[in-house]
Molecule: transfer RNA
Organism: Candidatus Roizmanbacteria bacterium CG22_combo_CG10-13_8_21_14_all_33_16
RNA sequence: GCGAGAGUAGUACAGUGGCAGUACGUUAGCUUCCCAAGCUAAGGAUGCGGGUUCGAUUCCCGUCUCUCGCU
Numbered sequence: 001g002c003g004a005g006a007g008u009a010g011u012a013c014a015g016u017g018g019c020a021g022u023a024c025g026u027u028a029g030c031u032u033c034c035c036a037a038g039c040u041a042a043g044g045a046u047g048c049g050g051g052u053u054c055g056a057u058u059c060c061c062g063u064c065u066c067u068c069g070c071u
Base pairs, nucleotide, nucleotide: 001070002069003068004067005066006065007064010024011023012022013021018054026042027041028040029039030038047063048062049061050060051059
């Protein structure tokens, strides 16, 4: 330099056009003499910028970061 893939919550991952979810973790409450465990609830995210569309995490373009391959 060329090509391919990935980027979603603090962490690990789903979600392929119509309310953004799961597990662990965090916080609060319940329970307990206390702790742990257990139960309930809450908060928290679509890498960035454009385009298409009534509507975009999803489709298209660019860009940034990471991974792999070729040279």